[in-house]
RNA sequence: UGAAUAGUCGGGCCGAAUCCCUGGCUGCCGACAGGCAAUCGGGGAGCGGGGGACCCACCUUCUUGGGGUGAAUGCGUGAGUUGACUGGUCGACUUGACUGAUCAACGAGCGCACGGCGCACUCCUUCGCGCCGAACCCGUCAGCUAACCCCGUAGGCGACCGAGGGAGACGCU
Numbered sequence: 001u002g003a004a005u006a007g008u009c010g011g012g013c014c015g016a017a018u019c020c021c022u023g024g025c026u027g028c029c030g031a032c033a034g035g036c037a038a039u040c041g042g043g044g045a046g047c048g049g050g051g052g053a054c055c056c057a058c059c060u061u062c063u064u065g066g067g068g069u070g071a072a073u074g075c076g077u078g079a080g081u082u083g084a085c086u087g088g089u090c091g092a093c094u095u096g097a098c099u100g101a102u103c104a105a106c107g108a109g110c111g112c113a114c115g116g117c118g119c120a121c122u123c124c125u126u127c128g129c130g131c132c133g134a135a136c137c138c139g140u141c142a143g144c145u146a147a148c149c150c151c152g153u154a155g156g157c158g159a160c161c162g163a164g165g166g167a168g169a170c171g172c173u
Base pairs, nucleotide, nucleotide: 012157013156014155018045019044020043021042022041023040024039026037027036028035029034046153047152048151049150050149051148056143065141066138067137068136069135073113074112075111076110077109080106081105082104083103084102086100087099088098089097090096114133115132116131117130118129119128121168122167123166124165125164126163127162
């Protein structure tokens, strides 16, 4: 000096998951009043979701159950694994081992279509680049749906982060 890895901080990111008031317990600061942090509750605003009439809709369920949150779906190919059946070779007192074909189920990876996110003030848009396409819940039950009723307000990440056009905000002169 360069690269890689790890940690801390942190501009920021996904998401509805933010803000305000208040009670209890604990710890810290303080002479007191009170303040700060964490945690367990309660209330409200905002945001998000579900149920729920008339009318309308219904190729639509009664097990191949059905439905919800979410971008998280569809199709093709497919190494391989398991099972069934069958042929061959070897071995063998009986169990067996190897291998080929067919069928079925599962299936990483890969490809196409489609859906979602990021690239740094915000929104729209074009190109380019880089990612994601999970998980969970209800419990035999739910189309839409005014009034009305109910639920959630978590969690997880993060360092050098492209360019153009339009509209706006803020700051400086």